This is a predicted structure of a 545-nucleotide part of an RNA (small-subunit ribosomal RNA, 5' domain) from an uncultured bacterium.
Its Rfam family is "Bacterial small subunit ribosomal RNA". Gene Ontology terms of the family: ribosome and structural constituent of ribosome.
Context: one part of a larger RNA
RNA sequence: AGACGAACGCUGGCGGCGUGCCUAACACAUGCAAGUCGAACGGAGAAUUUUAUUUCGGUAGAAUUCUUAGUGGCGAACGGGUGAGUAACGCGUAGGCAACCUGCCCUUUAGACGGGGACAACAUUCCGAAAGGAGUGCUAAUACCGGAUGUGAUCAUCGUGCCGCAUGGCAGGAUGAAGAAAGAUGGCCUCUACAAGUAAGCUAUCGCUAAAGGAUGGGCCUGCGUCUGAUUAGCUAGUUGGUAGUGUAACGGACUACCAAGGCGAUGAUCAGUAGCCGGUCUGAGAGGAUGAACGGCCACAUGGGGAGUGAGCCCCGGCCCAAAACUCAUACGGGAGGCAGCAGUGGGGAUUCUUCCGCAAUGGACGAAAGUCUGACGGAGCAACGCCGCGUGAGUGAUGAAGGAUUUCGGUCUGUAAAGCUCUGUUGUUAAUGACGAACGUGCAGUGUGUGAACAAUGCAUUGCAAUGACGGUAGUAAACGAGGAAGCCACGGCUAACUACGUGCCAGCAGCCGCGGUAAUACGUAGGUGGCGAGCGUUGUCC
Numbered sequence: 001a002g003a004c005g006a007a008c009g010c011u012g013g014c015g016g017c018g019u020g021c022c023u024a025a026c027a028c029a030u031g032c033a034a035g036u037c038g039a040a041c042g043g044a045g046a047a048u049u050u051u052a053u054u055u056c057g058g059u060a061g062a063a064u065u066c067u068u069a070g071u072g073g074c075g076a077a078c079g080g081g082u083g084a085g086u087a088a089c090g091c092g093u094a095g096g097c098a099a100c101c102u103g104c105c106c107u108u109u110a111g112a113c114g115g116g117g118a119c120a121a122c123a124u125u126c127c128g129a130a131a132g133g134a135g136u137g138c139u140a141a142u143a144c145c146g147g148a149u150g151u152g153a154u155c156a157u158c159g160u161g162c163c164g165c166a167u168g169g170c171a172g173g174a175u176g177a178a179g180a181a182a183g184a185u186g187g188c189c190u191c192u193a194c195a196a197g198u199a200a201g202c203u204a205u206c207g208c209u210a211a212a213g214g215a216u217g218g219g220c221c222u223g224c225g226u227c228u229g230a231u232u233a234g235c236u237a238g239u240u241g242g243u244a245g246u247g248u249a250a251c252g253g254a255c256u257a258c259c260a261a262g263g264c265g266a267u268g269a270u271c272a273g274u275a276g277c278c279g280g281u282c283u284g285a286g287a288g289g290a291u292g293a294a295c296g297g298c299c300a301c302a303u304g305g306g307g308a309g310u311g312a313g314c315c316c317c318g319g320c321c322c323a324a325a326a327c328u329c330a331u332a333c334g335g336g337a338g339g340c341a342g343c344a345g346u347g348g349g350g351a352u353u354c355u356u357c358c359g360c361a362a363u364g365g366a367c368g369a370a371a372g373u374c375u376g377a378c379g380g381a382g383c384a385a386c387g388c389c390g391c392g393u394g395a396g397u398g399a400u401g402a403a404g405g406a407u408u409u410c411g412g413u414c415u416g417u418a419a420a421g422c423u424c425u426g427u428u429g430u431u432a433a434u435g436a437c438g439a440a441c442g443u444g445c446a447g448u449g450u451g452u453g454a455a456c457a458a459u460g461c462a463u464u465g466c467a468a469u470g471a472c473g474g475u476a477g478u479a480a481a482c483g484a485g486g487a488a489g490c491c492a493c494g495g496c497u498a499a500c501u502a503c504g505u506g507c508c509a510g511c512a513g514c515c516g517c518g519g520u521a522a523u524a525c526g527u528a529g530g531u532g533g534c535g536a537g538c539g540u541u542g543u544c545c
Stems, first nucleotide, its partner, number of pairs: 002544003006541005013391006019384002021349001026347003030344003035074003040071002043068011081301003090226008100218002105214007113147001115145002122137006154177005160171004183206006192199003227273003234264003239261008276298004280291004303325001305322003327338003355381001357380003363377001364375004394424004404415004428486001429482003433478002438472001443467010489534005494515003500529005510517002
């Protein structure tokens, strides 16, 4: 000199884009952050229409629309946070799996026959202070369970061909074994049935089952790299290997039994300390050094510890269970409830770090046929000179070199074209007016073409037209009026280092990054004038190169 998630002091006009608990992974009041589907299902409630009955109050039934506690499906394993732990196949990089899995999605093949019994909800009886729980009875399903069929796939036996990288792998064949499924909605009468518009029929769409391939996402293994300490020199019994098994999606001492005695280490094992890793960032001509905030990838964690169940996927932040954990809350003292390292916010710690804001309009996600619902992801606004960038605080002219101030050798010199004055401009500001892009590729309605279809129905796809939809925001922008008006400070001036005089003080008060200033003329202290530097900032401190 450069840099910063900075802090402190003085000062402070605007805009754009970013950034904002580095400390206590400390404790948390309150609200929100994961739901959705009635086109899977039986109820319940409301409204409208209507039928029957009526004591004209109602009662019972049907249809349509809406809402939904419960059963069921999908999601909740994503998204969001933090960096405590971890020196490790954790991460980075390059490979391997002939040792593996993969819901939703895409392509393809084959199917979807025929039955059954329950449990919630609901009703009712109880227990409990509460949280909550128990008994009895009824009921539906794409919930659950048998039976049938068996294209593939799996397993067993037999047998063929090809290939390789050791174990081996791939493809075809024969026989046998066990083993699947679910319907919903719209439309129609071509087929079938009843017999005249309905369906258990047909059809379209969405689903369901088995399988193959793909895509995506993961799992495991390996080579190399990955901080400090020898004032840590020996470490290790599931330890190292084998056999047989268990377990897993899968290999493996991953685990179990038995057998052998191995394995690691001065190329630093073990132990101790420190630390999330990387793309990157800062610096540097580079080599390198330092660092890992924001953004992106991976990992780990969710008050501390342990556990599994569900599931395609978790050993699950806003799920469950455990206990001699800690803490908090209420309690009828018997038993209960809780977990902000999600977004805001509070206390505390600290030199220090923001709003208990608006919206789902956009992008993305979950669910849904869709309309749509949810979304503190996200889009925005708010606060903070915390950073970077840009703009402004006026421009031209103006010598009597005014006044004032400072200084003086008393002549003058400096401030200084600086001011005033005159002529302008309108960035910005104020006022009132107008007013966006982000939004049409999605959605709704209408039409056209085309596929399925018996069909002029319905529906899929493509396309045309019209319409609605904006949190930000009456914001940005635009044109107008007014008006130089509202907008400059900070540090330094002995040398390094750009910039000097006067007064005060008198080794005092003080300054100081280093050298060093100050003891009566201090360019080094304090003040003033002047000057230099940077400028909405300037200086100091801390840290890195």